[in-house]
RNA sequence: GGGGGCGUGGCCCAGCAAGGCUACGGCGCCGGGCUCCAGACCCGGAGAUCCCCGGUUCAAAUCCGGGCGCCCCCA
Numbered sequence: 001g002g003g004g005g006c007g008u009g010g011c012c013c014a015g016c017a018a019g020g021c022u023a024c025g026g027c028g029c030c031g032g033g034c035u036c037c038a039g040a041c042c043c044g045g046a047g048a049u050c051c052c053c054g055g056u057u058c059a060a061a062u063c064c065g066g067g068c069g070c071c072c073c074c075a
Base pairs, nucleotide, nucleotide: 001074002073003072004071005070006069007068010027011026012025020058029045030044031043032042033041051067052066053065054064055063
């Protein structure tokens, strides 16, 4: 230098192909129940500029362009 993959709550991960319901679920966190206490279990809750900028569109996590970071391959 060329090609490919990935980037979504504190952590992990789905959703993207075919744009549209309130961005799914688990762990963790907070509150409550249960318990002598805790764990387990049950109920409820908070938490995400969807890596960044721009474009297309009535509407973008999703499509398009550019950039950044990580990983792999080639040179």
Molecule: transfer RNA
Organism: Nitrososphaerota archaeon